A computed fold for a 72-nucleotide RNA from a Candidatus Woesearchaeota archaeon, annotated as transfer RNA.
RNA sequence: GCACCGGUAGUAUAAUGGCUAGUAUGUCGGCCUUCCAAGUCGAUAAUCGGGGUUCAAAUCCCCGCCGGUGCA
Numbered sequence: 001g002c003a004c005c006g007g008u009a010g011u012a013u014a015a016u017g018g019c020u021a022g023u024a025u026g027u028c029g030g031c032c033u034u035c036c037a038a039g040u041c042g043a044u045a046a047u048c049g050g051g052g053u054u055c056a057a058a059u060c061c062c063c064g065c066c067g068g069u070g071c072a
Stems, first nucleotide, its partner, number of pairs: 001071007010025004018055001026044006048064005
């Protein structure tokens, strides 16, 4: 340099173009317990950036940025 894959809560990971963006874990609080742990209930917090297509974009297209793999 070229090709391909990926980027979503603190972390990990889902999401046929039609979400309240789900789940687990973490953190905080309540319940429970003599206390802790476990259990249980609740809260918390996210789509890499810009543009385009569309009635509607995390999702499709383009350009960048970052990471990985292969080739040279």

Rfam family: tRNA. From the family's description: Transfer RNA (tRNA) molecules are approximately 80 nucleotides in length. The family's RNA type in Rfam is transfer RNA. Gene Ontology term of the family: triplet codon-amino acid adaptor activity.